[in-house]
Context: one part of a larger RNA
RNA sequence: GACGAACGCUGGCGGCGUGCUUAACACAUGCAAGUCGAACGGAGAGGGAUGGAAGCUUGCUUCUAUCAAUCUUAGUGGCGAACGGGUGAGUAACGCGUAACCAACCUGCCCUUCAGAGGGGGAUAACAACGGGAAACCGUUGCUAAUACCGCGUACGAAUGAACUUCGGCAUCGGAGCUCAUUGAAAGGUGGCCUCUAUUUAUAAGCUAUCGCUGAAGGAGGGGGUUGCGUCUGAUUAGCUAGUUGGAGGGGUAACGGCCCACCAAGGCAAUGAUCAGUAGCCGGUCUGAGAGGAUGAACGGCCACAUUGGGACUGAGACACGGCCCAAACUCCUACGGGAGGCAGCAGUGGGGAAUCUUCCGCAAUGGACGAAAGUCUGACGGAGCAACGCCGCGUGAGUGAUGACGGCCCUCGGGUUGUAAAGCUCUGUUAAUCGGGACGAACGGUCUUUGUGUGAAUAAUGCAAAGAUUUGACGGUACCGGAAUAGAAAGCCACGGCUAACUACGUGCCAGCAGCCGCGGUAAUACGUAGGUGGCAAGCGUUGUCC
Numbered sequence: 001g002a003c004g005a006a007c008g009c010u011g012g013c014g015g016c017g018u019g020c021u022u023a024a025c026a027c028a029u030g031c032a033a034g035u036c037g038a039a040c041g042g043a044g045a046g047g048g049a050u051g052g053a054a055g056c057u058u059g060c061u062u063c064u065a066u067c068a069a070u071c072u073u074a075g076u077g078g079c080g081a082a083c084g085g086g087u088g089a090g091u092a093a094c095g096c097g098u099a100a101c102c103a104a105c106c107u108g109c110c111c112u113u114c115a116g117a118g119g120g121g122g123a124u125a126a127c128a129a130c131g132g133g134a135a136a137c138c139g140u141u142g143c144u145a146a147u148a149c150c151g152c153g154u155a156c157g158a159a160u161g162a163a164c165u166u167c168g169g170c171a172u173c174g175g176a177g178c179u180c181a182u183u184g185a186a187a188g189g190u191g192g193c194c195u196c197u198a199u200u201u202a203u204a205a206g207c208u209a210u211c212g213c214u215g216a217a218g219g220a221g222g223g224g225g226u227u228g229c230g231u232c233u234g235a236u237u238a239g240c241u242a243g244u245u246g247g248a249g250g251g252g253u254a255a256c257g258g259c260c261c262a263c264c265a266a267g268g269c270a271a272u273g274a275u276c277a278g279u280a281g282c283c284g285g286u287c288u289g290a291g292a293g294g295a296u297g298a299a300c301g302g303c304c305a306c307a308u309u310g311g312g313a314c315u316g317a318g319a320c321a322c323g324g325c326c327c328a329a330a331c332u333c334c335u336a337c338g339g340g341a342g343g344c345a346g347c348a349g350u351g352g353g354g355a356a357u358c359u360u361c362c363g364c365a366a367u368g369g370a371c372g373a374a375a376g377u378c379u380g381a382c383g384g385a386g387c388a389a390c391g392c393c394g395c396g397u398g399a400g401u402g403a404u405g406a407c408g409g410c411c412c413u414c415g416g417g418u419u420g421u422a423a424a425g426c427u428c429u430g431u432u433a434a435u436c437g438g439g440a441c442g443a444a445c446g447g448u449c450u451u452u453g454u455g456u457g458a459a460u461a462a463u464g465c466a467a468a469g470a471u472u473u474g475a476c477g478g479u480a481c482c483g484g485a486a487u488a489g490a491a492a493g494c495c496a497c498g499g500c501u502a503a504c505u506a507c508g509u510g511c512c513a514g515c516a517g518c519c520g521c522g523g524u525a526a527u528a529c530g531u532a533g534g535u536g537g538c539a540a541g542c543g544u545u546g547u548c549c
Base pairs, nucleotide, nucleotide: 001548002547003546005545006544007543008542009541012395013394014393015392016391017390018388019387020353025351026350027349029348030347031346034079035078036077039076040075042073043072044071045070048067049066050065051064052063053062054061055060056059086306087305088304095231096230097229098228099227100226101225102224105223106222107221110219111218112217113216114215115214116213118152120150121149127142128141129140130139131138132137158183159182160181161180162179164177165176166175167174168173188211189210190209191208192207193206197204198203199202232278233277234276239269240268241267244266245265246264247263249261250260251259281303282302283301284300285296286295287294288293308329309328310327311326312325331342332341333340334339359385361384362383363382367381368379369378370377371376398428399427400426401425408419409418410417411416432490435484436483437482438481442476446472447471448470449469450468451467452466453465454464455463456462493538494537495536496535497534498519499518500517504533505532506531507530508529514521515520
């Protein structure tokens, strides 16, 4: 000098930050991942139109059938849930950092381009009936839909195999072209219209706009793999290694590879420290220092690893998956004893541990994310508020004047000195706090309405895009800020005073009580202990302790 600090005494305000470093200990409760009805069949609600029946009060009540529109959503289906958020247990490793490589790779959503979307089928949940179970939940039979599932046809590309041509390189080889064979796709939804087609006046199987679907190529962003160099301590750890090292073959993977397997060879690493043991997430950075260096890795950002402990795969573009599944183990809970349920190292919060670390708050208004055509829904990410002098910064606790140098205190050589312009008094100011009133920026998108231009289109319909105008949207918050009025009123402590080291006297004590960072002080005149007065230093803080330089 610094700190994610703690402890003691003290404590006015504001801004910006920070806040379990210990038990990766156990967790009550609530929330933290949903969304789409414009993919689908149902179910329900309420009102409308038409028809029928009943009651009759003869024009309203009920019931029922059909129709189109509206709202809600348990289920099927799609996308998301692999992001975002937490923690640092493990890891001394291609984990991380840096530099390079993949002629050995993958990539949902997004962008660009090319080519398509023909024609069929069988199921199943929901639902209904029956049954089992305390529950969690499950079984049988029957019905039904789809952008769910499965064949067939087609194939510009593509993949695989074979032959050929050409260009190139970095060893294995790579790119392009041509011929043949084989393999393999798809799905519809919504709005509008009658130009074409079909029925003929309004519809769809038609047309059109838009959102989707399939195959392929390229891009962007993301990921996977390989390598050079760097990356703590111990030799009171000297030898280690059998899938071990290599080969050719096969399997597996998106892909290379002992990654795995059978066979063959006997290799591979090591005093330039292998192996073993201990410790540890790594980095940008942070602290210190003139620098070189040393220490460190809280907050913020990047990467990695983990999700009660251990193992495993499924789904998927992506996981071997924190709020998914299965198995085993420990623990907790429910039980009708047969069997079930759970995982805060998400945000709050509880117990425990500890010197020690916060609210079971508000809001999706902004930014970002998921889904959706959109409105919108969800979002403990995030934006905010709350608590804590934990840190940094700023402000205040008044300013001027005022000498009979008042009173009081302390000292005294009893003359006086000092506290001390300090106080009182007088004249002012009004920061902050308190009070009264006004009152934001953050809001831009987006939505709705109107108008205009333009693309597609047969179209004046519709829809996409762009622009202008109006209107609507704020948790924080009646906050910041501004203004008014009044009052010096509401706001100072802590440590030290022997030397180092700025600052001294008196009393008490008497090697006692005590102090102390080092030297040391105290045994009757203690500037060193305790108290008082005075003084010095810092100041809403001041000291102490711990750690690093």
Source information:
Small-subunit ribosomal RNA, 5' domain from an uncultured bacterium, 549 nucleotides, folded computationally. The RNAcentral record of the full RNA draws on ENA.